The RNA shown here (c-di-GMP-I riboswitch aptamer) has 80 nucleotides and comes from a Candidatus Rokuibacteriota bacterium. The source organism's lineage runs through Bacteria, Bacteria candidate phyla and Candidatus Rokuibacteriota.

[in-house]
RNA sequence: UUCCCGAACCGGCACACCCGUCGCGAGGCGGGGCCGCAAAGCCACGGGUCAGGAGUGAUCCUGAUCGCCGGGCUGCCGAA
Numbered sequence: 001u002u003c004c005c006g007a008a009c010c011g012g013c014a015c016a017c018c019c020g021u022c023g024c025g026a027g028g029c030g031g032g033g034c035c036g037c038a039a040a041g042c043c044a045c046g047g048g049u050c051a052g053g054a055g056u057g058a059u060c061c062u063g064a065u066c067g068c069c070g071g072g073c074u075g076c077c078g079a080a
């Protein structure tokens, strides 16, 4: 110096819910709020789940969700 790990430190983010707003909708955004999170930072790449549409059906198309899982990229601190 780097990696694994995660004690301490400075901090960070913000579930549900409420208000406003956008959207057919899932849901997004802003404010409040604070369940939790060592990547709860980013990516829709694979899967899952959810929404809209088509189809007799098998299924297909379009979207959403990264705080569902896996994967990829990046990152604060410095004990054992």
Stems, first nucleotide, its partner, number of pairs: 006077001012037002017032006035067001041073003045070003048065007